[in-house]
Context: one part of a larger RNA
Molecule: small-subunit ribosomal RNA, central domain
Organism: uncultured delta proteobacterium
RNA sequence: CUGGGCGUAAAGAGCGUGUAGGCGGUUUGGCAAGUCAGAUGUGAAAGCCCUUGGCUCAACCGAGGAAGUGCAUUUGAGACUGCUAUUCUAGAGUAUGGGAGAGGAGAGUGGAAUUCCCGGUGUAGAGGUGAAAUUCGUAGAUAUCGGGAGGAACACCCGUGGCGAAGGCGACUCUCUGGACCAAUACUGACGCUGAGACGCGAAAGCGUGGGGAGCAAACAGGAUUAGAUACCCUGGUAGUCCACGCCGUAAACGAUGAGCACUAGGUGUAGCGGGUAUUGACCCCUGCUGUGCCGUAGCUAACGCAUUAAGUGCUCCGCCUGGGGAGUACGGCCGCAAGGCUAAAACUC
Repeated sequence: CUGGGCGUAAAGAGCGUGUAGGCGGUUUGGCAAGUCAGAUGUGAAAGCCCUUGGCUCAACCGAGGAAGUGCAUUUGAGACUGCUAUUCUAGAGUAUGGGAGAGGAGAGUGGAAUUCCCGGUGUAGAGGUGAAAUUCGUAGAUAUCGGGAGGAACACCCGUGGCGAAGGCGACUCUCUGGACCAAUACUGACGCUGAGACGCGAAAGCGUGGGGAGCAAACAGGAUUAGAUACCCUGGUAGUCCACGCCGUAAACGAUGAGCACUAGGUGUAGCGGGUAUUGACCCCUGCUGUGCCGUAGCUAACGCAUUAAGUGCUCCGCCUGGGGAGUACGGCCGCAAGGCUAAAACUC
C1' cells in the first nucleotide's frame, strides 16, 4: 500500500457559499494519451528455479538452461477511460401562473401584567416559610379605585403544526428582501455532484464604546437551616439580561446519524399545492408531488434499535477514528482588547 470503521463502544467538521482537485447522463465520428495484444532490443555476474557433473554423501562448488513482473522502440486493436468535434433531453436550470409560512432586515402601533409616582377610600397589619426571621407599615403600608411614567416580554390562538443551511424564528401593521413547494406548457442543452484551502453565518455567557434599566438576577449583604452551610429556603441586591455599533467563535451547536444520486413490502396521522369523483356549494371518497410524525416487512445491527426521512442495497466526494490516563494539556505558530480560541505532542504510567 491493501485491508477495518464513525446513532449509543474511539470517530460526521456547528452550518453554509465556493476555489483547486476528485467523480460525472446520451448519440455518432475522429485521435490513440491511458488500456490490451504481437515483435525487436535490453534486463551484468553471482543468487532463486530446472537439468546435469565434482569432492565417499551432504553442505559446498562447476556446466548448461529457464525465468526475470520492468524499460525503450515498433506494428496493431479501438470496447472502456481520456481528448476533440457533433447529437439528444431523462440530470440541472430559466420563463409563466398559483397558494402556504414565528424565513431575514428596518420603521411604526397595541393591549394584559409587574414595578414606581400622584390623588381618593380605608386601618393595623402586610410579606414570607416546613416553621420563622431579616424586610415593609400609624411619617398610614397591605387591600381597593382613578390618573401618570417607564422598561421588558407578547397569554389564548399553539398543533411530534409551519419556516430557515445551521444557530434559530411566535402580538399587530407597513416598507424592503431570501428560499422552498405545486400545476401546465415553452426554452437552454450536462451548464452537474462533492469540496482540501479560503470566505461568510453562527445560542448563551463574556469583552469594548455609548445609551437604557420595569421585572428577573451571578457576585455581594442580611435572615434562616445545620455539627458546619462559603449551599438548597427567605428578604434585599450590582454586573448582566434590553438597544446601537464593534469584537468573541464556543455548546449535550444532538437526529450524539456529512452531502448528493439510484434502488428496495406495506399501514396510519398531519401540513402545503394539485388531479379525479361528487355536489347548488363546502365536505366525504380515490389519487399525485413535496414536507413532517408513528407503527411495521425484507435486510442490517453486539444488542438497543433502524427500517422509502435507513442505521437496508450500491456509487461519488469530503471530514474523522486507531487502548485508558497524561491531554484537548505543554511548546511553537496563527487569531483575540482580554477571557480565551484553533492547530497539537512527548516523557511517564496502567